This is a predicted complex of two RNAs, RNase P RNA and transfer RNA, with 431 nucleotides together. Its mean pLDDT, the model's own confidence on a scale to 100, is 75. Rfam match: Bacterial RNase P class A. Rfam describes the family as follows. Ribonuclease P (RNase P) is a ubiquitous endoribonuclease, found in archaea, bacteria and eukarya as well as chloroplasts and mitochondria.
[in-house]
RNA sequence: CGUGAUCGCUGGUGUGCAUUUGCACACGGGAGGAAAGUCCGAGCUUCAUAGGGCAGGAUGCCAGGUAACUCCUGGUGGGGGCGACCCCGAGGAAAGUGCCACAGAAAGCAAACCGCCGCGCCGCUGAAAGGCCGCGCGGCAAGGGUGAAAGGGUGAGGUAAGAGCUCACCGGGCCGGCGGUAACGUCGGUCGCACGGCAAACCCCAUCUGAAGCAAGACGAAAUAGGGAGGCGUUGAGGGUGGUCCCACCCGAGUCUCUGGGUGACGUCGCUCGAGGCCGAUGGCGACAUCGGUCCCAGAAGAAUGAUCACGACCCGCGUUUCGGCGACGAACACGGGCUACAAAACUCGGCUUA
RNA sequence: GGGCCGUUAGCUCAAUUGGCAGAGCAAGGGACUCUUAAUCCCUAGGUUGGAGGUUCGAUUCCUCCACGGCUCACCA
Numbered sequence: 001c002g003u004g005a006u007c008g009c010u011g012g013u014g015u016g017c018a019u020u021u022g023c024a025c026a027c028g029g030g031a032g033g034a035a036a037g038u039c040c041g042a043g044c045u046u047c048a049u050a051g052g053g054c055a056g057g058a059u060g061c062c063a064g065g066u067a068a069c070u071c072c073u074g075g076u077g078g079g080g081g082c083g084a085c086c087c088c089g090a091g092g093a094a095a096g097u098g099c100c101a102c103a104g105a106a107a108g109c110a111a112a113c114c115g116c117c118g119c120g121c122c123g124c125u126g127a128a129a130g131g132c133c134g135c136g137c138g139g140c141a142a143g144g145g146u147g148a149a150a151g152g153g154u155g156a157g158g159u160a161a162g163a164g165c166u167c168a169c170c171g172g173g174c175c176g177g178c179g180g181u182a183a184c185g186u187c188g189g190u191c192g193c194a195c196g197g198c199a200a201a202c203c204c205c206a207u208c209u210g211a212a213g214c215a216a217g218a219c220g221a222a223a224u225a226g227g228g229a230g231g232c233g234u235u236g237a238g239g240g241u242g243g244u245c246c247c248a249c250c251c252g253a254g255u256c257u258c259u260g261g262g263u264g265a266c267g268u269c270g271c272u273c274g275a276g277g278c279c280g281a282u283g284g285c286g287a288c289a290u291c292g293g294u295c296c297c298a299g300a301a302g303a304a305u306g307a308u309c310a311c312g313a314c315c316c317g318c319g320u321u322u323c324g325g326c327g328a329c330g331a332a333c334a335c336g337g338g339c340u341a342c343a344a345a346a347c348u349c350g351g352c353u354u355a
Numbered sequence: 356g357g358g359c360c361g362u363u364a365g366c367u368c369a370a371u372u373g374g375c376a377g378a379g380c381a382a383g384g385g386a387c388u389c390u391u392a393a394u395c396c397c398u399a400g401g402u403u404g405g406a407g408g409u410u411c412g413a414u415u416c417c418u419c420c421a422c423g424g425c426u427c428a429c430c431a
Base pairs, nucleotide, nucleotide: 001312002311003310004309005308006307007306009030010029012027013026014025015024016023017022032342036353037352039351040350041349042348043347044213045212046211047210051246052245053244054243056209057208058207059206060205061075062074063073064072065071076090077088078087079086080085091204092203096202097201098198099197100196113144114143115140116139117138118137119136120135121134123132124131125130152170153169154168155167156166157165171193172191173190174189175188176187177186178185179184217269218268219267220266227259228258229257230256231255232254238251239250240249276295277294278293279292280291281290282289283288313340314338315337316336317335319333321332322331323330324329356430357429358425359424360423361422362421365380366379367378368377374411382398383397384396385395386394404420405419406418407417408416
């Protein structure tokens, strides 16, 4: 832990007795896959009848499912793995702003530290051509070095040296055709390449969004203070109600009279029949939907769901036993023990997460 | 039950456009002193509660957990 029996606990129905609360008996019900975390989404209730703008918040490939969702299903794209398969918060960085520390020459309308190349001058060498060192003016983004990241990649041509400068392939942007509901895929053309990264930075775009929560709240009893009720008075100054503004709605300066509570989970309802469970058929790849049959399955508030016994399952320890094995050890049997994972309803569902 | 907040050195607290985690007290050592205290100098001590993610980079941003706190002075 499971089954059975007995004794309890809890609320329900029925019967009987008391009828003021109740008592007795019988019958059938009584924790979970997470009841948990309270992370999302709804029902329900109140606030104002929940309308418009702003602010704030949430979500973010496509299609579908659903009451709804940040959930689920099926696809697309990307990543990982030899593979079966697994994972992804996956709009926009050519609207704007911001950040990119240290290192490094340069970190965003790129940049010359080392380097490669050309020209000029001086010096050394040399018969000369030339070579070398240094300085100056230019060219270069190939190579080195820094960095998480250096403005397409590989190869060939080309060049003083180089470079999409040119070409081939790959990658990318734009346009068109075809397939697909779509995300997207594929084919062709075209452009030498324009657009570094970060939006779980501000932000932009699209869609959605009022707030609080069953200790919400409703009714009844009791009661009237700082509150309430009633009378007189005030009629548009002002005040209140959503985060804020508008619209809308409500109250109405003052004064007089009456009334002096509670520290108690006050009682009843909300409170369990529900987007419910099970079985079958049909449709759908699936999530799920429709139809039919069947069942009623916890509703407490000092907060129930437990105890004992028997048999069994599992786990642990031990053994002058048996079997297998060289052995470590495994299995069986006997004895003793553990009383047995995580944890336990608190308005209710659908998910997620964690155990 | 619902709602909200916090966790950084032994203790109390800092750390903002994400860029080397610090201060005071306490602890250890030294100086001063006959000795102690005070004072001065030096030193050590950090999984920023844990795990994962975004990012070049996380105490900081996001997610999931753990622990603790606030009860009629958070809510009847």